[in-house]
A computed fold for a 467-nucleotide part of an RNA from Azospirillum sp. CDMB, annotated as small-subunit ribosomal RNA, 3' major domain. Its Rfam family is "Bacterial small subunit ribosomal RNA". Taxonomically the source falls in Azospirillum (Bacteria, Pseudomonadota, Alphaproteobacteria, Azospirillaceae). The RNAcentral record of the full RNA draws on ENA and SILVA. Its mean pLDDT, the model's own confidence on a scale to 100, is 80.
Context: one part of a larger RNA
RNA sequence: UGACGGGGGCCCGCACAAGCGGUGGAGCAUGUGGUUUAAUUCGAAGCAACGCGCAAACCUUACCAACCCUUGACAUGCCUUGACCGAUGCAAAUGCAUCUUUCCUUUCGGGGAAGGACACAGGUGCUGCAUGGCUGUCGUCAGCUCGUGUCUGAAUGUUGGGUUAAGUCCCGCAACGAGCGCAACCCCCACUGUUAGUUGCCAUCAUUAAGUUGGGCACUCUAGCAGAACUGCCGGUGACAAGCCGGAGGAAGGCGGGGAUGACGUCAAGUCCUCAUGGCCCUUACGGGUUGGGCUACACACGUGCUACAAUGGUGGUGACAGUGGGCAGCGACCACGCGAGUGGAAGCGAAUCUCCAAAAGCCAUCUCAGUUCGGAUUGCACUCUGCAACUCGGGUGCAUGAAGUUGGAAUCGCUAGUAAUCGCGGAUCAGCACGCCGCGGUGAAUACGUUCCCGGGCCUUGUACA
Numbered sequence: 001u002g003a004c005g006g007g008g009g010c011c012c013g014c015a016c017a018a019g020c021g022g023u024g025g026a027g028c029a030u031g032u033g034g035u036u037u038a039a040u041u042c043g044a045a046g047c048a049a050c051g052c053g054c055a056a057a058c059c060u061u062a063c064c065a066a067c068c069c070u071u072g073a074c075a076u077g078c079c080u081u082g083a084c085c086g087a088u089g090c091a092a093a094u095g096c097a098u099c100u101u102u103c104c105u106u107u108c109g110g111g112g113a114a115g116g117a118c119a120c121a122g123g124u125g126c127u128g129c130a131u132g133g134c135u136g137u138c139g140u141c142a143g144c145u146c147g148u149g150u151c152u153g154a155a156u157g158u159u160g161g162g163u164u165a166a167g168u169c170c171c172g173c174a175a176c177g178a179g180c181g182c183a184a185c186c187c188c189c190a191c192u193g194u195u196a197g198u199u200g201c202c203a204u205c206a207u208u209a210a211g212u213u214g215g216g217c218a219c220u221c222u223a224g225c226a227g228a229a230c231u232g233c234c235g236g237u238g239a240c241a242a243g244c245c246g247g248a249g250g251a252a253g254g255c256g257g258g259g260a261u262g263a264c265g266u267c268a269a270g271u272c273c274u275c276a277u278g279g280c281c282c283u284u285a286c287g288g289g290u291u292g293g294g295c296u297a298c299a300c301a302c303g304u305g306c307u308a309c310a311a312u313g314g315u316g317g318u319g320a321c322a323g324u325g326g327g328c329a330g331c332g333a334c335c336a337c338g339c340g341a342g343u344g345g346a347a348g349c350g351a352a353u354c355u356c357c358a359a360a361a362g363c364c365a366u367c368u369c370a371g372u373u374c375g376g377a378u379u380g381c382a383c384u385c386u387g388c389a390a391c392u393c394g395g396g397u398g399c400a401u402g403a404a405g406u407u408g409g410a411a412u413c414g415c416u417a418g419u420a421a422u423c424g425c426g427g428a429u430c431a432g433c434a435c436g437c438c439g440c441g442g443u444g445a446a447u448a449c450g451u452u453c454c455c456g457g458g459c460c461u462u463g464u465a466c467a
Base pairs, nucleotide, nucleotide: 001467002466003464004463005462007461008460009459010458011457012456013455015451016450019415020414021413022412023411026307027306028305029304030303031302032301033300034298035297042053043052063293064292065291066290067289068288069287072120076119077118078116079115080114081113086099087098088097089096090095103112104111105110122282123281125280126279127278131276132275133271134270135269136267138265143180144179145178146177147176148175149156150155160171161170162169186259187258188257189256191227192226193225194224195223196222197221200217201216202215205214206213230253233247234246235245236244237243309408313367314366315365316364317363318362325356326355327354330349331348334345335344336343337342374405379400380399381398382397383396384395385394421443422442423441424440425439426438427437
C1' cells in the first nucleotide's frame, strides 16, 4: 500500500421493514439431473447453468443401425474428351445401353461440362488453461488513473467541512492541472406553434344505407421543422457558498418518465458447435451420401411456467371501447356448405386505401356453496389441416369420459405508479406446430414508520503473526 475481520463511523440499493401478488402442495407444459438405451448428439453448472444455445416428424442433426462412395458434397492447379440437354429401352434408381445434336455465351483474351492421376480437399474431432472476436458478471456501482511539484518503500492530489443520483458542486488544504468514467450532446413519450392534407379527418353547407359523394383542411391524426424547464421567479434556511424546503406560474419542477449508452478491471467466467485461428489428431475414415431410428425413453429428484381449486366466480345472452404489428408461393373480405375444426367459389390489396380484425376483461340474466353448471387431466370414437410422409412423433374440431385439486410444510421470489395485479391483441421462428420469447394496448391498486437486523455495494478509520 492492499486484502481480510462474527472491528468502528458515515451513506446507498425492493437489501430489510410496510404492503400486494406468487413459487414450494395438484394436473399439465417445458428445461435439467439421474436412470435406461444401439443411440437417447453436444455445450451451459451458485448468484451470473436449468422455457439457456434451440420451433428435432424427414431435413435440421452433429448421435445410433444398416447399406454405399473414396480427388470426394465444396476450392485451386495439370492432362484428356465430338461435354451438356432431349428421347427410348433395361421393373425402379444416384446406374447402364442406344438414338439424335456438336453446342451456349463472349469485352474474342476467355468462361460454362464430364473423366483421370496427384498435390490436396474435408473433420460440429481435442485443447476457451494457446488465442481473436463476441458475451455474461460485479454494476449504470462511482469509481480508475496520469503529468509536474512536494515527500521518500508503496504517499500527496483522490483526505477534511458541507452537498448531490453522482470523484455532482461549493469551501478549505503542498499541491496545481489533466484523462477515462458521471452528467450533457442521441432516440421515444408528455405540451404548443408552424409547414403539409391523401389513402387520414368532418365544424359549417349539400348528399348518402355508410365521410358514401361534392366541398373543406377548422378539428383528430400523420411526420418534418421549431419552441418550451433554467432552481429562471418569490419566501425560508444555509457560511454572503454549493445546495435544501415551501410557493407561484406552467402541459410538465427541481435528473419530468422511459430507452440507448457499461470506466480501470474481476471471475485462467462462457463460447474452438456462429465465425476466425495456433498446436495436436483422422485421411477407403474421426471425411462424404442414403434409408430407418434417436435427440420425444421414465421408478424418480430439481428449476421455470400454464391451468385450477371457484360466487370479485362458472354458464348463457348482449352491434360498448384499443394499440403495436404482418401480408403476393401472401393477407384473404363476401357468398354457399358443415354443429365445428374446416371446405368450395371469389372481390380487393405489394396496402394510413384491401385484409388479418373477433379485442378481452365490461354490461344483463341464471346457478347458491356441492368435488358442484367448479376443475379440466386422462381415455374412447368420428373428423379436419399442413406436408412425399403425422406409427414411433404435429396442430385443431365434435361427441362421450370427467382424474388430482377445497389455497399448499420448512423455505423462497417479484414489484415503489400508469408500477404490481389482471385482461386480451400482434410479431419473429415457421409448410405445420407457442403455456416460451419479443412487443402492444385495456382496467388499474396497496404500502414505505424507519435503517436495529439479513444480503450486496461505496467512502473514511482501526487491528493483523496475511501478500